[in-house]
């Protein structure tokens, strides 16, 4: 750089309707920090390039659960 466990880790409606009452369907509002695209701040530069927490919301979320950028500790491999 990777990849594994462990802790942290936000943002938006459990709004209406249905009904077999659930991890449910729909409709409408909404969010951005899985991912995914877009533009570009930057970095690099011999050549190929790399590119964001900013943008769009396809996809994902909007009680709890589980995801979750990204931090911190560790083990593992190049």
């Nucleotide at each position: 750089c990777g990849u594994c466990g462990c802790g942290g880790g936000a943002g938006a409606g459990u709004c209406c309707a249905c009904c077999a009452u659930g991890u449910g369907u729909g409709g409408c509002g909404c969010c951005g920090a899985a991912g995914g695209a877009g533009c570009a701040a930057c970095c690099a530069c011999c050549c190929c390039g790399g590119a964001a927490c900013c943008u769009c919301u396809c996809a994902g979320g909007c009680a709890a659960c589980c995801g979750g950028a990204c931090c911190g500790c560790g083990g593992c491999g190049g």